[in-house]
The RNA shown here (transfer RNA) has 72 nucleotides and comes from Candidatus Shapirobacteria bacterium RBG_13_44_7. The source organism's lineage runs through Bacteria, Bacteria candidate phyla and Candidatus Shapironibacteriota.
């Protein structure tokens, strides 16, 4: 410089046009327990930005931004 690929909670990953954006670990809170682990029950937390398509975009297109990666 061309081109591929990935970006979703603090992390790890689901979701492939229409759900309240789901789950695991992990935070907080109750409960249990003489305490701690451990185990139940609860809350919070997220779509990479800027446009476009569409009734309806996490999902498609476009550019841009970072990560990998392949050609020169």
């Nucleotide at each position: 410089g061309u081109c591929c690929u990935c970006a979703u909670a603090g992390u790890u990953c689901a979701a492939c046009g229409g759900a309240u954006a789901g789950a695991a670990c992990g935070g907080c809170c109750c409960c249990c327990c003489c305490c701690u682990a451990a185990g139940g029950g609860g809350c919070a937390g997220a779509u990479c930005u800027a446009g476009g398509u569409c009734c309806a975009a996490u999902u498609c297109c476009u550019a841009g931004u970072g990560g990998g990666g392949a050609c020169a």

Overview: The RNAcentral record of the sequence draws on ENA.